Overview
The prediction has a mean pLDDT of 80. Predicted 3D model of a 76-nucleotide RNA (transfer RNA) from a bacterium. It matches the Rfam family "tRNA". It is annotated as a transfer RNA.
RNA sequence: GCGUUUGUAGCUCAGUGGAUAGAGCGUCUGCCUCCGGAGCAGAAGGUCGCAAGUUCGAUCCUUGCCAGACGCACCA
Numbered sequence: 001g002c003g004u005u006u007g008u009a010g011c012u013c014a015g016u017g018g019a020u021a022g023a024g025c026g027u028c029u030g031c032c033u034c035c036g037g038a039g040c041a042g043a044a045g046g047u048c049g050c051a052a053g054u055u056c057g058a059u060c061c062u063u064g065c066c067a068g069a070c071g072c073a074c075c076a
Base pairs, nucleotide, nucleotide: 001072002071003070004069005068006067007066010025011024012023013022018056027043028042029041030040031039049065050064051063052062053061
């Protein structure tokens, strides 16, 4: 440099062209307990990598860019 692929909550990951995007773990609060843990109840936490396009409508489709991974090429 070329190609493929990934990017969604703090972490690991689902998700679908249709109104307000979810789970587990974690965090916080309360209950419980002598205290802690466990358990129970609740809460917070997201520009869905960035921008543009298509569409009545995009997290999803298209293009470019950014970042990671893998493969190939180059390496006097």

The sequence was found in a public genome assembly.